[in-house]
Molecule: small-subunit ribosomal RNA
Organism: uncultured bacterium
RNA sequence: AGAGUUUGAUCCUGGCUCAGGACGAACGCUGGCGGCGUGCCUAACACAUGCAAGUCUGGGAGACCCGGGUAGCAAUAUUCGGGAAAACGGCGCAAGGGUGAGUAACACGUGGGCAAUUUUCCUUUAGGACGGGAAUAACUCAGAGAAAUCUGGGCUAAUACCCGAUGAUGCAGCGGCACCGCAUGGUGAUGUUGUUAAAAGCCCCAAAAGGGUGCCUAAAGAUAAGCCUGCGUCCCAUCAGGUAGUUGGUAGGGUUACGGCCUACCAAGCCUACGACGGGUAGCUGGUCUGAGAGGAUGGUCAGCCACACUGGAACUGAGACACGGUCCAGACUCCUACGGGAGGCAGCAGUGAGGAAUAUUGCGCAAUGUCCGAAAGGGUGACGCAGCGACGCCGCGUGGAGGAUGAAGGCCCUAUGGGUCGUAAACUCCUGUUGGGGAAGACGAAUGAUCAGCUAUACGCUGAUUUGACUGUAUUCCUCGAGGAAGCACCGGCUAACUACGUGCCAGCAGCCGCGGUAAUACGUAGGGUGCAAGCGUUGUCCGGAAUCACUGGGUGUAAAGGGUUCGCAGGCGGAUCUGCAAGUCGUUGGUGAAAUUCCGGGGCUCAACUCCGGCGCUGCCAAUGAUACUGUGGAUCUUGAGUGUAAGAGAGGAAGGCGGAAUUCCUGGUGUAGCGGUGAAAUGCGUAGAUAUCAGGAAGAACACCGGUGGCGUAGGCGGCCUUCUGGCUUACCACUGACGCUCAGGAACGAAAGCGUGGGGAGCAAACAGGAUUAGAUACCCUGGUAGUCCACGCCCUAAACGAUGGAUACUCGGUGUUGGGUCGCAAGACUCGGUGCCUAAGCUAACGCAUUAAGUAUCUCACCUGGGAAGUACGACCGCAAGGUUGAAACUCAAAGGAAUUGACGGGGGCCCGCACAAGCGGUGGAGCAUGUGGUUUAAUUCGAUGCAACGCGAAGAACCUUACCUAGGCUUGAAAGGCAAGUGCCAGGCUAUGAAAGUAGCCCUCCCCGCAAGGGGCACUUGUACAGGUGCUGCAUGGCUGUCGUCAGCUCGUGCCGUGAGGUGUUAGGUUAAGUCCUGCAACGAGCGCAACCCCCGUUCUUAGUUGCCAUCGGGUCAAGCCGGGCACUCUAAGAAGACUGCCUGCGCAAGCAGUGAGGAAGGAGGGGACGACGUCAAGUCAUCAUGGCCCUUACGCCUAGGGCUACACACGUGCUACAAUGGCGCUUACAAUGGGAUGCAAGGCCGCAAGGUGGAGCAAAUCCCAAAACAGCGCCUCAGUUCGGAUUGAGGGCUGCAAUUCGCCCUCAUGAAGCUGGAAUCGCUAGUAAUCGCGGAUCAGCACGCCGCGGUGAAUACGUUCCCGGGCCUUGUACACACCGCCCGUCAAGCCAUGGGAGCCGGGGGCACCCGAAGUCGCUACGCCAACCGUAAGGAGGUUAGCGCCGAAGGUGAAACCGGUGACUGGGGCUAGUGUAACAAGGUA
Repeated sequence: AGAGUUUGAUCCUGGCUCAGGACGAACGCUGGCGGCGUGCCUAACACAUGCAAGUCUGGGAGACCCGGGUAGCAAUAUUCGGGAAAACGGCGCAAGGGUGAGUAACACGUGGGCAAUUUUCCUUUAGGACGGGAAUAACUCAGAGAAAUCUGGGCUAAUACCCGAUGAUGCAGCGGCACCGCAUGGUGAUGUUGUUAAAAGCCCCAAAAGGGUGCCUAAAGAUAAGCCUGCGUCCCAUCAGGUAGUUGGUAGGGUUACGGCCUACCAAGCCUACGACGGGUAGCUGGUCUGAGAGGAUGGUCAGCCACACUGGAACUGAGACACGGUCCAGACUCCUACGGGAGGCAGCAGUGAGGAAUAUUGCGCAAUGUCCGAAAGGGUGACGCAGCGACGCCGCGUGGAGGAUGAAGGCCCUAUGGGUCGUAAACUCCUGUUGGGGAAGACGAAUGAUCAGCUAUACGCUGAUUUGACUGUAUUCCUCGAGGAAGCACCGGCUAACUACGUGCCAGCAGCCGCGGUAAUACGUAGGGUGCAAGCGUUGUCCGGAAUCACUGGGUGUAAAGGGUUCGCAGGCGGAUCUGCAAGUCGUUGGUGAAAUUCCGGGGCUCAACUCCGGCGCUGCCAAUGAUACUGUGGAUCUUGAGUGUAAGAGAGGAAGGCGGAAUUCCUGGUGUAGCGGUGAAAUGCGUAGAUAUCAGGAAGAACACCGGUGGCGUAGGCGGCCUUCUGGCUUACCACUGACGCUCAGGAACGAAAGCGUGGGGAGCAAACAGGAUUAGAUACCCUGGUAGUCCACGCCCUAAACGAUGGAUACUCGGUGUUGGGUCGCAAGACUCGGUGCCUAAGCUAACGCAUUAAGUAUCUCACCUGGGAAGUACGACCGCAAGGUUGAAACUCAAAGGAAUUGACGGGGGCCCGCACAAGCGGUGGAGCAUGUGGUUUAAUUCGAUGCAACGCGAAGAACCUUACCUAGGCUUGAAAGGCAAGUGCCAGGCUAUGAAAGUAGCCCUCCCCGCAAGGGGCACUUGUACAGGUGCUGCAUGGCUGUCGUCAGCUCGUGCCGUGAGGUGUUAGGUUAAGUCCUGCAACGAGCGCAACCCCCGUUCUUAGUUGCCAUCGGGUCAAGCCGGGCACUCUAAGAAGACUGCCUGCGCAAGCAGUGAGGAAGGAGGGGACGACGUCAAGUCAUCAUGGCCCUUACGCCUAGGGCUACACACGUGCUACAAUGGCGCUUACAAUGGGAUGCAAGGCCGCAAGGUGGAGCAAAUCCCAAAACAGCGCCUCAGUUCGGAUUGAGGGCUGCAAUUCGCCCUCAUGAAGCUGGAAUCGCUAGUAAUCGCGGAUCAGCACGCCGCGGUGAAUACGUUCCCGGGCCUUGUACACACCGCCCGUCAAGCCAUGGGAGCCGGGGGCACCCGAAGUCGCUACGCCAACCGUAAGGAGGUUAGCGCCGAAGGUGAAACCGGUGACUGGGGCUAGUGUAACAAGGUA
């Protein structure tokens, strides 16, 4: 520090996700040790048991206990001393400890104030402490009660209580004085009046004096507390108004103290958009976590503050409480009970139950630290110190170290079978000893205090010795044993370090995001290996970060989310020039504060570290004092440039009202006139013989204003268009006279605001939602047509929204230019130039993701307002406000997705455009589709009808040939190292051949026969067989694992690269453009220049000529010869054969053109513009085809999915399709006659002549390994008959008889003869081929092959027609355009409806909750009033009084009750829309077929 994810790819926007750190955690697997920390986040839920606050020579009595004495035999009685429960009294219990429910508040933080205050204990200072008195608890007696407890009588003490005295600097009242301050006022001294205290205790020493400790008063300090206050402190405005003690005053009360704190009276204020009031949530802080920081989140442990103590209320005591382990009352709950009544409060430490994912011991000790009491000793202390439990966290250590290669065994994987990896890892050798086991020694924490001794100065004090430890026989040290007891977890597709095998087969599963899994999964599970961390590792949750994704630092708003419809304008924010005062902001200096701890830096102590101690910095803040005055602010003065005013001109559909005009439309009246009009793609509805349409004349009505008219004008926007008049707003220019900053923007607010719509009243010609009819259509609630009502128009009043758009808020300043236009002005005769204001286009810098913007900014800056923060749900719901309604404004959430989007790029596509090709159409010729048959396919059938091929590009295809074989299929019978191959081991000597039985055969069972070579032999080698073993074998699966081969687009003209250039980039350029071509063929131009694969050419065949050669070919000349014939001699001239060469290149001419090139009934030439044909197929596409040609990975079968054999099947047959053959006839059929080819094939072969047969064929065999012989007859042709008919057409089908091949023609071959003689008379929709030696037509040959050809591959013969042309159909190429497509239009995608699931709104209601209001009742208690009763201290002889007590009453008052309303939550028949999955249509995306 970034990364993944939207796309085919790109850039951007934007969300989601990840890598980091942290935790009071939990869960899973695992777990050796130690140190330091830390541990109910949930139910402020309920609690059994124990402990957590006592202590004291102040006083009194003394149950009881201990010891002694006395009396008594003893029981016992009595006395003295000591101890102690309990009670009185003092101090403490308000600290410490716990928790975070409440609280949005002066609660907290920070800084101030108290001139408005208090403060036990402590310290200092000053002074004092006199004289009296009456009770009471304990105790005792009696009584009540189950208990808790209570009542009455009696006794007694005090440092308990009371009275009096004294008394001030205290307090209070009344005076003046001095000083000071901050408004009230404060301080000091002082005069006077009044008033207020105590324990003469206790202890020690002591003869006494004296000392200690306590008591009272006052002052001061310290500490602690109280009150006030500036600033800071969460979310919601779908909470906008709140408030009656409310705000203030006067008087009084109350408090330690100010104060509506409380009461009475008076006034009507007070708070609030700088957020009152209401609702929700929450203890606050130092800090902690994170972050570069700014921030964000958080507030557990530790520390400060606050609040609370079962819930609510209340006071008492006290220095301090409205009191966690106190009191009273009410409530809920629990417990005891004799039913009458009582008791209780763990949010103290342990512990229990419950809740929960989850959080510890009913431990030890007061030794230390602290605290309470005490003079002290001492006592108490679940504070605290320790220990225990938990890997909960942090830190440290260990599980060994060194050497060691037969690179062991074994596992796993790969394999070319050599090997690789775990791996120096192990074994083995030598060591070490942390930890662990055993043993021994053994601390620090200890200072005080106490005791003793000493010193000093009696004491205080100092020194020394002894004593005091929960932890603890712990830490630590030493000795000894011994590598021994000590490694796991997660991950390994990318992000993200780390890969293979097997299993599984969209299953099981994984997953943080993208996404893996449908038979070769580095993504699931397991294993091996590897990577990471390590006594831990992962997962989950939460927070910060990354996220500049709320942007102060540090974002945006033309099209991605986002500029308000427009203007005016209060508050608010911001604001021109000069001088000057002040010093609020701002800046400097100084002081105070910012607790400690924490963080950081330096150092110290635990062996290190964590941890801890010391010192320092820091704590970014607040306050005070003082200084500076540039800027902002503020006061004053001045200025003119911003703004405004004036004067003179000007343009304009600016607005409002009134009037006028013509054209058109419709209607009415009349005339002319006759059969149609109208409308459409075509029609129909409609109108018209009752006279339409058309036409002429006249009239009426309403609405709108052609031409001018223009990216012209005006207006803030919406918007404004005939002409005239009236009223009226704004703008511009010129002059530079006046004012003197008067300005800009604007939340709320106000006004305006198209169309549609609403209300009332008019108006209504045309147009026209709704509606009706006619068409179209599968449907057509649409598009088209005929009608037609609201409405459109006017007046008044509402509505308040628009793609209200420049999708661009307003204002000011600055930043190159060019060219139009509009309104002014200046100069000029004019042309024109300059200048101000508006409105357009192009462009520079700059900006932008790009597109684009560009002085009319989207540039550079400033000010200000509005708005945005992923998509959907949704501009929806609820609430509020507005509206007559329709509806508008404001405006969520649950849930769901990983995208949604912008711009641009390359393709593809378009019922977009342009250009151009092709038998693509057109023009022609002949077919197919109809018939019969052949053949292939589908389907069906079957034991099997083997398998594959399936739009073009499967279907006479694989198959160049299924009777057996082939053959892969079926049935049946058999074989198991196998039908064939090679390896090893052992054994044998066969094998071949022959025979027998059985059998359909294969086979099975058996018999006969019986090896070879070298070598003397032993032995070796070869061959064969048997057995065993690895293995063979498979036309079994996967063509979607593959190679190879092939089809197709397409013989279409394209497809790319290097360098350069352009672009952020995908990419573009080149390859586009203008011409031209069959062609990306060539030329010209050009930020391109070149190059490659394609095109073309090079290759082959045919066409012309030449050269060479001349047999098997040929025969012109010469000779011979035949019925005839190159038959013979001879020749090679010609044809031909087969090798080489020539020839054609727009080369020449004319025209056009820059050129390339094109044109010409041009010339020449055999051939002319590629002469004809072939081979040859770019980058790629179709997961195209083929695992059954072959090869091959993986999987599967192994007495069978292998192999052999017989028979059957592949040949089935209601039917459908493709491809063909033969026809339907006279351009024909039949018969007869006769001429001319080429390509080929031939030895298991082709076979002549001859003979036989009607024929197929047979016989026979000349010749020929073939330019020699044979196949071999070419056929169309010529002549004759037939004369239009189901025929002398057509030949299917069937019967009979033959022939051939073959082991075998039944299923199931071909051919011949005779007989039979079917359908069919030119073929619907539709569809195919062909542009010249082509189509059509005619025959011939060959491969396969024993035989079988209408198929296929070739060959030659005869030999046309037509092409105007490119509108249309199909396919293709190039350019361009649109796109929401990219699996690419066979694409994408929308809504209703019916079914299921999910969350949610409304909903008659029902249930619950918190709070407020009103009223009723009213506990405890303070306060007030009263005094029937009762009463020790004082007065009084007494009576009585003062005073007290208790009681009664009153105000307030918790809980409770009642009532009305609001809010929140749950639930609810039914209902609304939303999201996710299958039918119906096809709305959108292309002109998406109606933009």